Predicted 3D model of a 344-nucleotide part of an RNA (small-subunit ribosomal RNA, central domain) from an uncultured prokaryote. Its Rfam family is "Bacterial small subunit ribosomal RNA". The coordinates come from a structure-prediction model, not an experiment, and the mean pLDDT is 88. The full RNA is in RNAcentral, with records from ENA.
Context: one part of a larger RNA
RNA sequence: CUGGGCGUAAAGCGCGCGUAGGCGGUUGGUAAAGUUGGAUGUGAAAGCCCGGGGCUCAACCUCGGAACUGCAUUCAAAACUCACCGACUAGAAUAUGGUAGAGGAUAGUGGAAUUCUUAGUGUAGAGGUGAAAUUCGUAGAUAUUAAGAGGAACACCAGUGGCGAAGGCGACUAUCUGGACCAUUAUUGACGCUAAGGCGCGAAAGCGUGGGGAGCAAACAGGAUUAGAUACCCUGGUAGUCCACGCCGUAAACGAUGGGUGCUAGUUAUUGGGCUAUGCUUCGGUGACGUAGCUAACGCGUUAAGCACCCCGCCUGGGGAGUACGGUCGCAAGAUUAAAACUC
Numbered sequence: 001c002u003g004g005g006c007g008u009a010a011a012g013c014g015c016g017c018g019u020a021g022g023c024g025g026u027u028g029g030u031a032a033a034g035u036u037g038g039a040u041g042u043g044a045a046a047g048c049c050c051g052g053g054g055c056u057c058a059a060c061c062u063c064g065g066a067a068c069u070g071c072a073u074u075c076a077a078a079a080c081u082c083a084c085c086g087a088c089u090a091g092a093a094u095a096u097g098g099u100a101g102a103g104g105a106u107a108g109u110g111g112a113a114u115u116c117u118u119a120g121u122g123u124a125g126a127g128g129u130g131a132a133a134u135u136c137g138u139a140g141a142u143a144u145u146a147a148g149a150g151g152a153a154c155a156c157c158a159g160u161g162g163c164g165a166a167g168g169c170g171a172c173u174a175u176c177u178g179g180a181c182c183a184u185u186a187u188u189g190a191c192g193c194u195a196a197g198g199c200g201c202g203a204a205a206g207c208g209u210g211g212g213g214a215g216c217a218a219a220c221a222g223g224a225u226u227a228g229a230u231a232c233c234c235u236g237g238u239a240g241u242c243c244a245c246g247c248c249g250u251a252a253a254c255g256a257u258g259g260g261u262g263c264u265a266g267u268u269a270u271u272g273g274g275c276u277a278u279g280c281u282u283c284g285g286u287g288a289c290g291u292a293g294c295u296a297a298c299g300c301g302u303u304a305a306g307c308a309c310c311c312c313g314c315c316u317g318g319g320g321a322g323u324a325c326g327g328u329c330g331c332a333a334g335a336u337u338a339a340a341a342c343u344c
Stems, first nucleotide, its partner, number of pairs: 004315003007298002012312001014201004021194003025088006033081002035077008049065006091191001092188004096183004103177007110154001115149007125136002162169002206247006215241002220236004258311006266289009275279001293300002317344003326337004
C1' cells in the first nucleotide's frame, strides 16, 4: 500500500468561517480527455511458463511457442465521468408577512440578603462544634430599630423548558445587533456539500497594566482532632473571584458519538409555528419507550451506534511519553508539533 476501525476496548480536531483540493441535481445537444472495442507497430536477448530435442538421467544445454497484462499511432462506439453550448426546478439562496427565545453588545434602573459605619433601645454574654477551643464582648458585643456606605449575585417564576456553532447564556428597561422557525406566492437558476493549510471564537485557573474589593476564599496563621494530622472540622485571612484593556488557548471543552444528503414501523410527553383547529393533521425542535436492523456486550434505534454515498480528522500492543530534542507561539506559566534507546 491493500485491508480493518474510531459511544464505553487505541482512535472524532473544543467550536465555527473559509482557500486549495475532493465530491456534486434533472434534461437536450456537440466534442471525444477518461472509458470500451478493433487494427498496426513496438514491447532486445536470456530467464519464468508450455511443448519437442541433446548430454545414460538430472542439473545443464538447445529449438519452437506462449507470455511480456505496457506504450505509441490509427479506425470506431458514446452509456457513464469530464469539457463546452442550451434548457429546467425537486437542492441552495433571496423577497414578502408573521412567531418564540437566559443568543450577543452597551447604557441605565430595582428589590431581598451579607458586611461595615453612625445613632437609639438594652445587658452579659455571643460565636462555633460531635464536644470544645482559638475568636468577639462591660472601651457595651450578640439581639433589635432607624439611617447611611459599598461590592457582588439576581430567590420565587424555573421546566427530561428556551436560545446559541461551541465555550456558554437567567432581575428589569432602553438602544444597537446575529441566528432560527412557520406561512404564502414570487424571484434567481445548481449559485451546493466537505474542508488540508489559513483566519476567528473559545469555561475555569493563570499572567500584564490600571481600577475595585461586600461576601467567599488557594496560600498563610491560630484552635481542635489524632500515635502523627503539613488534612477533613472551627476562628481568622492574602492573592483571586468583580470591571476596563491586552495575553494565555487548555478541560471528563462529553452525547466520551465530525459534517452533509437520501432511505428505513410506531407509541407517548413537551416546546415554537401553520391549518379545513376538541385532530388517524402538517412543518421545526427537545425528551422517554420501542420495530426492523446493528452491536463483543451494554445498548443504539427517523435527534441511529440501522441501510448507503461524499468530504475531513484520527487509531495501529503496554511502559518509556504526550516525555526528550528541534521548530512555532507565549511576558511567564506553559501550549503545540513530536520521537528513540531500553523494557515487558